[in-house]
Context: one part of a larger RNA
């Protein structure tokens, strides 16, 4: 000096990204216990009070001991206010993350009629399921309360069949090759050529998709510009235009979202880029990739507060174990 544990004068979060770490409370009885609240809860709220022996007494209890101290040691919640996330219990990154991620109940689309869908295998075969739409299977959302606007032009899905395209097959037309024979030619050869064989192979007939015609958003997905205008200014309920499938509702908003931004103002402090409350020019919230509340829970994330304390002002001493010295 290091680790590990005690104590500590006056201070008491001054430390520090942050009260990290320690401290502080802690048991059992009584009292007593807010706002909220889904009336269950919040509650062990918070705050207070007792606690040992002895002797009488059936107890209540009276009366007396000791000690600085009577849950006499070990073990044994620190509390509160607000606010954010996610309803809760639970699940996870085995070995840096436990969480506002997974999941969960509940909510909703969709597929499935049974040999179901759907899944696994080459297949037989099995799972579903010895189940049968109050059932299984997948996709989103995530208790619970109010609630979930507008667009179906695009995609995608569902329904249609009248028209347009369309394969395979059906069809065989038109052509061509060969060649009996026939014309011509002295000759070679040259024209024409029927049946048959073969090459090719048009019109017609041909399904489901596509095109077409609805429809569908808790299907992917998207929800606007410019310009005027009121008797102080400013502001525009009001107007005008452009283009749009349609131009973003209710609710919330400097938010886990705000760039400008320490926005502006209130709160809190002596001061507060953080917190809370509002304000709305939302760079770039928004309604099940759900909007907005929410009482309860939370080794979660923020601010503040009381109690408490070597975290600090500023450090000290002890104590075991190492370092060091000498053997």
């Nucleotide at each position: 000096c290091c680790c590990u544990c005690g104590u500590u004068a006056a201070g008491g979060a001054a430390c520090u990204c942050g009260g990290c770490a320690a401290a502080c409370u802690g048991a059992c009885c009584c009292c007593g216990u807010a706002a909220c609240c889904u009336a269950g809860g919040g509650a062990g709220a918070a705050g207070g009070g007792g606690u040992a022996c002895c002797a009488c007494g059936a107890g209540a209890g009276u009366g007396g001991u000791c000690g600085c101290a009577g849950a006499g040691a070990a073990a044994u919640g620190g509390c509160c206010c607000a606010a954010g996330c996610g309803a809760c219990u639970g699940u996870u990154u085995a070995g840096c993350a436990a969480a506002a991620a997974c999941a969960c109940a509940g909510g909703u689309c969709u597929c499935u009629g049974c040999c179901a869908a759907a899944u696994c295998g080459g297949a037989a075969g099995a799972u579903g399921a010895g189940g049968u739409a109050u059932a299984g299977g997948g996709g989103c959302u995530g208790a619970c309360g109010c609630c979930u606007g507008c667009c179906c032009a695009a995609u995608g899905c569902c329904g249609g069949a009248a028209g347009g395209u369309u394969a395979a097959g059906g069809g065989g037309a038109a052509a061509c090759g060969u060649c009996a024979g026939c014309g011509c030619g002295u000759a070679a050869g040259c024209g024409c050529g029927a049946a048959g064989c073969g090459u090719a192979g048009a019109a017609c007939c041909g399904a489901a998709g596509c095109c077409c015609c609805g429809g569908u958003g808790a299907a992917u997905g998207g929800c606007g510009g410019c310009c005027g205008u009121a008797a102080c200014u400013a502001u525009a309920a009001c107007g005008g235009u452009c283009c749009u499938a349609a131009g973003g509702u209710a609710g919330c908003g400097a938010a886990a979202u705000u760039c400008c931004u320490u926005g502006u103002c209130g709160g809190g402090c002596a001061a507060g880029u953080u917190c809370c409350g509002a304000c709305c020019c939302g760079c770039a919230c928004g309604a099940a990739a759900g909007g907005c509340g929410u009482a309860a829970c939370g080794a979660c994330u923020u601010g503040g507060g009381c109690g408490c304390u070597g975290u600090c002002u500023c450090a000290a001493c002890g104590a075991g174990g190492g370092g060091c010295c000498c053997g």